RNAcentral holds the sequence, with entries from ENA. Predicted 3D model of a 71-nucleotide RNA (transfer RNA) from a Patescibacteria group bacterium. Taxonomically the source falls in Bacteria candidate phyla (Bacteria). It matches the Rfam family "tRNA". Gene Ontology term of the family: triplet codon-amino acid adaptor activity. From the family's description: Transfer RNA (tRNA) molecules are approximately 80 nucleotides in length. The family's RNA type in Rfam is transfer RNA.
RNA sequence: GCGGGAUUGGUUAAGUGGUAUAACGUGGGUCUCCAAAACCCGAGUCGGGAGUUCGAUUCUCUCAUCCCGUG
Numbered sequence: 001g002c003g004g005g006a007u008u009g010g011u012u013a014a015g016u017g018g019u020a021u022a023a024c025g026u027g028g029g030u031c032u033c034c035a036a037a038a039c040c041c042g043a044g045u046c047g048g049g050a051g052u053u054c055g056a057u058u059c060u061c062u063c064a065u066c067c068c069g070u071g
Stems, first nucleotide, its partner, number of pairs: 001070007010024004018054001026042005047063005
């Protein structure tokens, strides 16, 4: 340089055009002499930019970062 893959809460993942979801973590509460465990409630996310569309995490282009292959 060329080809391919990945990027979604703090972490690990799901979601392939129509209100973004789970587990763990985290904040609050119940319980307890205290704590743990358990149970209940909550906050928090689509890498940046542009395009297509009534509507984009999803499709297209571009940039960035990481991984694999190749000269």